About this RNA
This is a predicted structure of a 389-nucleotide part of an RNA (large-subunit ribosomal RNA, domain III) from Povalibacter uvarum. Its mean pLDDT, the model's own confidence on a scale to 100, is 80. Rfam family: Bacterial large subunit ribosomal RNA. NCBI's taxonomy places the organism under Bacteria, Pseudomonadati, Steroidobacterales, Steroidobacteraceae, Povalibacter. The RNAcentral record of the full RNA draws on ENA and Rfam.

Context: one part of a larger RNA
Formats: sequence, structure tokens, C1' cells
RNA sequence: GAGUAACGUUAAUGCGGGUGAAAAACCCGCACGCCGAAAGCCCAAGGUUUCCUGCUCAACGUUAAUCGGAGCAGGGUGAGCCGGUUCCUAAGACGAGACCGAAAGGUGUAGCCGAUGGAAAACAGGUCAAUAUUCCUGUGCCCGGUGUGACUGCGAUGGGGUGACGGAGAAGGCUAGUUCAGCAGGUAUUGGUUGCCUGUUUAAGCAUGUAGGGGGAGUUGCCAGGUAAAUCCGGUGACUCAUUCAACCCUGAGGUGUGAUGACGAGGUCCCACGUGGACCGAAGUGAAUAACGCCCGGCUCCCAGGAAAAGCCUCUAAGCUUCAGGUCACAUUGGACCGUACCGAAAACCGACACUGGUGGGCGAGCAGAUAAUCUGCCAAGGCGCUU
Repeated sequence: GAGUAACGUUAAUGCGGGUGAAAAACCCGCACGCCGAAAGCCCAAGGUUUCCUGCUCAACGUUAAUCGGAGCAGGGUGAGCCGGUUCCUAAGACGAGACCGAAAGGUGUAGCCGAUGGAAAACAGGUCAAUAUUCCUGUGCCCGGUGUGACUGCGAUGGGGUGACGGAGAAGGCUAGUUCAGCAGGUAUUGGUUGCCUGUUUAAGCAUGUAGGGGGAGUUGCCAGGUAAAUCCGGUGACUCAUUCAACCCUGAGGUGUGAUGACGAGGUCCCACGUGGACCGAAGUGAAUAACGCCCGGCUCCCAGGAAAAGCCUCUAAGCUUCAGGUCACAUUGGACCGUACCGAAAACCGACACUGGUGGGCGAGCAGAUAAUCUGCCAAGGCGCUU
């Protein structure tokens, strides 16, 4: 230079009360304003205690601070069914033998590791200052062990099936949701209606097996196939039934009933050390329209570039076992370990040296109006903020 520039998007503040040494900024209240495909809500990554409570204000906070993601202390994360491990494999990594190489080492079979994929099972309500599909209440479900009973050819690291998959397109049936009406309660006005406000919510599971989709079905003879075997799969005959809105079998949303004489529920009553505390009672709880990119659908149709694997599950036999063991069903009983779980998560908590106008994958994402459509524009619900001078 200079007490100058600046104090980080122009979303906006004002008043009253409280606390305090001190209040434009903290707390409470009343108004006002901003976002609302987000500036709301849920998850993944990443962060790693930042979460909640009490105390504190040196430093940190672009100002003050009684406040804070700051300092100090205490507290907080509860699982058979959410996610991971105890299962499986992909790309890829490692790699017994093996091959190659002066050495170090490289390649690579079997194998083994490796989710971003496959594979058993949970919903609704309540609750803490802070966790909840984890605790509590209610109602379920899955897998394994053991016992009892009934029936019974069981048996794999092997065979077969399934698992099992591309892109595009189209239609139908539904549901979430939404809107309207009805119903219930409250409130205001009136001679009486109209009006206005709030609510009208309820799952998994179990039963039924619908709209729809797929396959002709059953019995039986034979067979150089499936590295052995096979009653399984495959091939090839025969017979019976049926041939088109068929029967039968498989699959299949939704709906209905139950779950629920429960829960929730506007509101009301009572208590109080008054704080958005505690206890109790509790109405209505229906119908229609519309409607998804969600479900039926891993479906259907078309196309060429022809679109994972293994476990699991079902089935078949081999060795073997065969009054045993094992298998199937029912009932009873018992077990279900370990790790994660707080909080932020389009952000002041992640990546950007910062409480930085930047960047960051997935899901939900209401309503009204703009002739129609939209993720556009405007307003706005729930919810969240007014961006630290």
C1' cells in the first nucleotide's frame, strides 16, 4: 500500500419470549421467503465416531457466538430369515506334477482362490436421547440333528435333466400409486343446508388357483449312443386315449378368504417435577374411475452378429450295503455359529490443500395448472432449508 480488497452463487428476513457478562446469527413461538425428479427420502462406494447427552469457548468456524461436524467426559451399533463368511463358479490371480530358461524366473494341466453373477427362509405394529426386517408384541417361514410311528431299494466325486441367460418390438391382464364420491369426527356460519379441516391404514404367511403362457398325454418292446452301469436321458417301433377354446400335466400375476374379536387410527379424557412428557379411551375404516418404465414376463413375436459357468435341485444306476444302515412322509423335541449394523452419503462428514459455485453409482420421487405429452415451465404437499458477517 491499507484498516483498502475480500468475507465464496442476490433463497430474505422481521418481531416477541428464553438463556447469558454480552444475542442480527443459539433455543422456543408467530409471521415471511426458498427447494420440492430436490436443496426431500432409502441404499452402495468412500469416510471412521463425525452419532446421542452433559460440561467448555483458548484455538478451529472467513465476523460475534451462550452455538457447532471444535475441546473434555460419559453413552450408543443386539439378526437362523438384511449383507458377507461357513456354498458355487466368471474374467483374472495362484498353480502339485509338466514344459521352458545361465540364475532369478516364465508358461501352464489338474486343482484352488476370486462377485460385479447363481444359491434356503420375515412380515406388520410398538419402542430409546442415540439401534432396529436385529430389541419387544403378534403372526410366520427355512435348514440341520435326535426320537417315535407308518411306508420303503438305498447308494456318487460318475451319467442325464434343470439351473441357463442376446437384441428389438407389440398386445393383453393386473397392481403400487393417484383422483373423485361415500362414510366418520371436528369446526364455522345459518332459520336450515351448503362450506372448511382431518381421517378413511393394515403385511408376510396359509388356503383357493383365476387373466394368461408352455407341452399332446399315458403304457410298453427293442437299441453299436451318453468312456463302466442304468429302470434316467437319447434313438426307434407298438398300443390306448385325445386331436383343438380338448383332456391331462407344468407354469402363473392379481383377486378373494384367512391372518385380524388383532394392530393402527382423527380426536377425546386424566395426570404432571410442564418437556412438543406420561397414562387411558377410541369413530369411520367403503365404492368407482384412472393407471405405470413395476408384476404376469426367465413369457410372446420377429431378427442375426446366435447371446457365462459351476454349485444347488430332480433323476439314474456303479462299488457297496441289503431284518442293519439309508430313503420318503407325519408328529414331537432340539440347534442355527462368526463378521457388518452408530452417523454422513449430490455432501460442511466422500474425491477436490478449505465448512471450496466443481465431481460422485442405484432406487423412491405426491398434487394442481400450462388445450395434449414430457424428467419442460409456474405454484405447491410430505419433508428440508433462509446458503456463518